[in-house]
RNA sequence: GCUCAGGUGGUGGAAUUGGCAGACACGCCAGACUUAGGAUCUGGUAUCGCAAGAUGUGAGGGUUCAAAUCCCUCUCUGGGCA
Numbered sequence: 001g002c003u004c005a006g007g008u009g010g011u012g013g014a015a016u017u018g019g020c021a022g023a024c025a026c027g028c029c030a031g032a033c034u035u036a037g038g039a040u041c042u043g044g045u046a047u048c049g050c051a052a053g054a055u056g057u058g059a060g061g062g063u064u065c066a067a068a069u070c071c072c073u074c075u076c077u078g079g080g081c082a
């Protein structure tokens, strides 16, 4: 240099033909239980905002009523070729 795959909350990882983003698990916080801890059970857990609401899928742009998903450019990670 060419080519293929990928980048989604604190972590792993879903979202299948564009249609409620974050299911599920782990972690963390609070509570119940316990003398205490562990285990177990219950609730909560993206960001900003007092709230209403707004924003958020690597970055920027485009298509569309609607984009994590399709198109373009860039960037980062991994594989293959030279």
Stems, first nucleotide, its partner, number of pairs: 001081007010026003019065001027045006046055003058074005
Transfer RNA from a Puniceicoccales bacterium, 82 nucleotides, folded computationally. The coordinates come from a structure-prediction model, not an experiment, and the mean pLDDT is 80. Its Rfam family is "tRNA". By type it is a transfer RNA. The organism belongs to Puniceicoccales, within Bacteria.